[in-house]
RNA sequence: GCUCCCAUCGUCUAGUGGUCUAGGACACAGGAUUUUCAAUCCUGCGACACGAGUUCAAAUCUCGUUGGGAGCG
Numbered sequence: 001g002c003u004c005c006c007a008u009c010g011u012c013u014a015g016u017g018g019u020c021u022a023g024g025a026c027a028c029a030g031g032a033u034u035u036u037c038a039a040u041c042c043u044g045c046g047a048c049a050c051g052a053g054u055u056c057a058a059a060u061c062u063c064g065u066u067g068g069g070a071g072c073g
Stems, first nucleotide, its partner, number of pairs: 001072007010026004018056001028044005049065005
């Protein structure tokens, strides 16, 4: 330098054009229970890397940027 893959709550992940107000687990906060802790139950918190395009409609398709990974030279 070229090609390919990936980027979603604090962490891991589901979602492959509309039914979704982006779901779940763990974590965190509050409450219930308990003499206390743990465990259990309930509630809350919290995300589509960035910019543009296509479309009636984009987390999803296209292009570019950034970051990470793999291969070739």
This is a predicted structure of a 73-nucleotide RNA (transfer RNA) from Candidatus Endomicrobiellum porotermitis. Rfam family: tRNA. Its family is annotated with triplet codon-amino acid adaptor activity in the Gene Ontology. Model confidence (mean pLDDT): 81 of 100. It was read from a public genome assembly.